[in-house]
This is a predicted structure of a 73-nucleotide RNA (transfer RNA) from Arthrobacter nitrophenolicus. The RNAcentral record of the sequence draws on ENA, GtRNAdb, MGnify and Rfam. The same sequence occurs in records of 250 taxa. Rfam family: tRNA. Rfam links the family to the GO term triplet codon-amino acid adaptor activity.
RNA sequence: GUGGGCGUAGCUCAGUUGGCAGAGCGCCUGGUUGUGGUCCAGGAGGUCGCGGGUUCAACCCCCGUCGCUCACC
Numbered sequence: 001g002u003g004g005g006c007g008u009a010g011c012u013c014a015g016u017u018g019g020c021a022g023a024g025c026g027c028c029u030g031g032u033u034g035u036g037g038u039c040c041a042g043g044a045g046g047u048c049g050c051g052g053g054u055u056c057a058a059c060c061c062c063c064g065u066c067g068c069u070c071a072c073c
Base pairs, nucleotide, nucleotide: 001072002071003070004069005068006067007066010025011024012023013022019056027043028042029041030040031039049065050064051063052062053061
């Protein structure tokens, strides 16, 4: 340089033939317990890498761009 994959909550990742952004773990509060853990109930936390376009509507489609990664040269 060419081509492909990945980027979504603190972490690991779902969710994409466009229609309310989620799970597990973690965190916070309460209950249980002599304390802690376990267990139970509730809660907080997101510019969906970034910029733009299409659309009534975009994590999803299109263009550009950044990072990581794989293959080839």